[in-house]
c-di-GMP-I riboswitch aptamer from a Chloroflexota bacterium, 77 nucleotides, folded computationally.
RNA sequence: CAAGGCCCCCGGCAAUUUGUCCGGGCGCAAAGCUCCGGGUCUACUCCCACAGCGGGAACGACGGCCGAGCUGCCGAA
Numbered sequence: 001c002a003a004g005g006c007c008c009c010c011g012g013c014a015a016u017u018u019g020u021c022c023g024g025g026c027g028c029a030a031a032g033c034u035c036c037g038g039g040u041c042u043a044c045u046c047c048c049a050c051a052g053c054g055g056g057a058a059c060g061a062c063g064g065c066c067g068a069g070c071u072g073c074c075g076a077a
Base pairs, nucleotide, nucleotide: 005028006027009024010023011022012021013019026064032070033069034068036067037066038065039062040061041060045057046056047055048054
């Protein structure tokens, strides 16, 4: 490079809390697994204040922030 892969970001179709579907798009050689560390975002809930405005906190999140650990595909050159 090629052949494949990842994925719900957007639309359609379906469906009714969700996809073994179709199409489009940005990307990824670990964008595979583990939230283990850091960072970032949010606050159902809780705390503080209050006339009102507000402030703080992950146990939540990050398709695909950085690192760490473990594992790993194809292949002309």

Model confidence (mean pLDDT): 75 of 100.